[in-house]
Context: one part of a larger RNA
C1' cells in the first nucleotide's frame, strides 16, 4: 500500500454547529482538464522476452527481432467525471394555517412531608433491631392540638407515554426563546450531505470565592455482630448534597449499535396530526404522515439476535481497530488553581 473489520470477539468520536476537504439531483448546448482511440516523438546500452548462433552442456555470451510504463507533440471521440452557460423541481429552504409537548432561560406563587422553635393537653417511657445497645426522655420525651420558622423536593395524574443532539427534563402560572410535526403545494432553484483542525454543549463527584443548610449523609465518633469488622446493622454526624459566578470536561457519556439518502414482506399496541366513510353529532371503520414499543418473513449472523427505527441490499463523509500484559502506564507537549485531562510509546514478557 492491498486486504479484512468495529451491537456482545480489538474497535463507533459523550454530543452538537461548522471553516478547508471528499462527495453531489434533473434536462440541453458549448469547452476538452480527467478519459477513451489513432499517430509521432523519447524510453541510451546492459538486463527481462522470443527466435537463432558460439563456448563439449549450462551457467555465462554474441546476433536479430519484440515488449512494458512513465513523459511530450499532433489529429480524433464527447458517454462519464469536469467546467461554462441556460432551463427545471422531486433534494434543500422558505410563506401561509393548524395542533402537541417535564426542550432552555428568568420571575412569581402553591399544598403535603420531614425537622426545629413556642403554647395547650398528657405521663413513663420513647427509639431502635435478628436480638440488643448507644442515644433522647420526670428539666417532661414519645404521642395529640394549635401557632411559627426554614430549607429541600415536588405524592396522585404516570404511561416498553412526552420533549431534547446528547448529558438531561416532571407542582402551578407569567414572560422571553429554540426545535421538530401535519396540511396547502403559493415562493427560491440544488442553495445538498459528511466533516481533519476550530468553537459550543457536556451527568455525577471534585475545586474558587460569595450565599444557604431542612432532609440525606462520605470522612469521622460511638453502640452492636464477629476470631477480627478499618464492612454490611444501629445512634449521632462534618464536607458535600441547594443557589449565584467562575473551573473542572469525565462515564456501562449504552441501543456498549456514527451522519446522510435510497431501496426490501407483513401483523399488533401506543402517542400528535392530516382525510375519507358513516352520524344530527362524538364514537366505531378505513386510508396516510411522523414518533415510540412488541411479534415476524426474505436477508444477514460465529452464535445470541437484527429484521422498514435493519445488524440487510447499496452509495457518500467522518473516527476508530490490528494479540495478551507491561499500560491508558513513562517520556515530551497542550491545558487546568488543584485533583488530574487530552495525546501516548518501549524495554521486557507469555
Nucleotide at each position: 500500500c492491498u486486504g479484512g473489520g468495529c451491537g456482545u470477539a480489538a474497535a463507533g468520536g459523550g454530543c452538537g454547529c461548522g471553516c478547508a476537504g471528499g462527495c453531489g439531483g434533473u434536462c440541453a448546448u458549448g469547452c476538452a482538464a480527467g478519459u477513451c482511440g489513432g499517430u509521432u516523438g523519447u524510453g541510451a546500452a546492459a538486463g527481462u522476452c522470443u527466435a537463432g548462433g558460439g563456448c563439449u552442456u549450462a551457467a555465462c555470451u554474441c546476433u536479430a527481432g519484440g515488449a512494458u510504463g512513465c513523459c511530450g507533440g499532433c489529429c480524433g471521440a464527447a458517454a462519464c467525471u469536469g467546467u461554462a452557460u441556460g432551463g427545471c423541481u422531486u433534494g434543500a429552504g422558505g410563506g401561509c394555517a393548524a395542533g402537541a409537548g417535564a426542550g432552555g432561560g428568568a420571575g412569581g406563587c402553591g399544598g403535603a412531608a420531614u425537622u426545629c422553635c413556642c403554647g395547650g393537653u398528657g405521663u413513663a417511657g420513647c427509639g431502635g433491631u435478628g436480638a440488643a445497645a448507644u442515644g433522647c426522655g420526670u428539666a417532661g420525651a414519645u404521642a395529640u392540638c394549635g401557632g411559627g420558622a426554614g430549607g429541600a423536593a415536588c405524592a396522585c395524574c404516570a404511561g416498553u407515554g412526552g420533549c431534547g443532539a446528547a448529558g438531561g427534563c416532571g407542582g402551578c402560572u407569567u414572560c422571553c426563546u429554540g426545535g421538530a410535526u401535519u396540511g396547502c403545494a403559493c415562493c427560491u432553484g440544488a442553495c445538498g450531505c459528511u466533516g481533519a483542525g476550530g468553537c459550543g454543549c457536556g451527568a455525577a463527584a471534585g475545586c474558587u470565592g460569595g450565599g444557604g443548610g431542612a432532609g440525606c449523609g462520605a470522612a469521622c465518633g460511638g453502640g452492636a455482630u464477629u476470631a477480627g469488622a478499618u464492612a454490611c446493622c444501629c445512634c449521632g454526624g462534618u464536607a458535600g448534597u441547594c443557589c449565584c459566578a467562575g473551573c473542572u470536561g469525565u462515564a456501562a457519556a449504552c441501543g456498549a449499535u456514527g451522519g446522510a439518502u435510497g431501496c426490501u414482506a407483513g401483523g399488533u399496541g401506543u402517542a400528535g396530526g392530516g382525510g375519507g366513510u358513516a352520524u344530527c353529532g362524538a364514537c366505531c371503520c378505513c386510508c396516510u404522515c411522523u414518533g415510540u414499543g412488541c411479534c415476524g418473513c426474505a436477508g444477514u449472523u460465529a452464535a445470541c439476535g437484527c429484521a422498514u427505527u435493519a445488524a440487510g441490499c447499496a452509495u457518500c463523509c467522518c473516527g476508530c481497530c490490528u494479540g495478551g500484559g507491561g499500560a491508558g502506564u513513562a517520556c515530551g507537549g497542550c491545558c487546568g488553581c488543584a485533583a488530574g485531562g487530552c495525546u501516548g510509546a518501549a524495554a521486557c514478557u507469555c
Model confidence (mean pLDDT): 87 of 100.
The part of an RNA shown here (small-subunit ribosomal RNA, central domain) has 350 nucleotides and comes from an uncultured bacterium.
The full RNA is in RNAcentral, with records from ENA and SILVA.